[in-house]
RNA sequence: UUGGGAGCGACGCCUAAUCUCCGCGGGUGCGGAGACCGGGGGAACCAACAACUGGGGUGAAUCCCUCCGCAAGGGGGGACGGGUCACACUGAUUCGACCCGAACCCGUCAGCUAACCUCGGCGGCGUCUGGAUCAGCCUGA
Numbered sequence: 001u002u003g004g005g006a007g008c009g010a011c012g013c014c015u016a017a018u019c020u021c022c023g024c025g026g027g028u029g030c031g032g033a034g035a036c037c038g039g040g041g042g043a044a045c046c047a048a049c050a051a052c053u054g055g056g057g058u059g060a061a062u063c064c065c066u067c068c069g070c071a072a073g074g075g076g077g078g079a080c081g082g083g084u085c086a087c088a089c090u091g092a093u094u095c096g097a098c099c100c101g102a103a104c105c106c107g108u109c110a111g112c113u114a115a116c117c118u119c120g121g122c123g124g125c126g127u128c129u130g131g132a133u134c135a136g137c138c139u140g141a
Base pairs, nucleotide, nucleotide: 010127011126012125013124014123018035019034020033021032022031023030024029036121037120038119039118040117041116046111054109055106056105057104058103062079063078064077065076066075067074068073080101081100082099083098084097085096089136090135091134092133093132094131095130
């Protein structure tokens, strides 16, 4: 000097997954309450009312074509869906760039759905130089 690893803190990203208070605790934690965010069930009306290979839910995570492979699975392409690129920030539009398109759950059962009932708030990551416009907002004069 460079690279890697660990701990603490700051900042930031995906996600609903955050904040405040109280108590316990040596400690990263545990328990409780509230706020806020998110999900499921659940009338009338409407919708649906044939079976099948049952059906359904969270989520952006689906569909089509093609290649390798005994299969499982993997590669490529397209359509479409999602995210990021820090104006002190939020939202929208747009061009460009870079990524993701998984996983899990219910258990024969659920359309929508007011009242009502009920559940979750985990986990995983890396940092700053892409640009333009509009609305709001912050700061200064």

This is a predicted structure of a 141-nucleotide RNA (c-di-AMP riboswitch aptamer (ydaO/yuaA leader)) from a Dehalococcoidia bacterium. The source organism's lineage runs through Bacteria, Bacillati, Chloroflexota and Dehalococcoidia. Of the family's consensus pairs, 92% are formed in the model. The coordinates come from a structure-prediction model, not an experiment, and the mean pLDDT is 78. It matches the Rfam family "c-di-AMP riboswitch aptamer (ydaO/yuaA leader)". Its family is annotated with cyclic-di-AMP binding and regulation of gene expression in the Gene Ontology.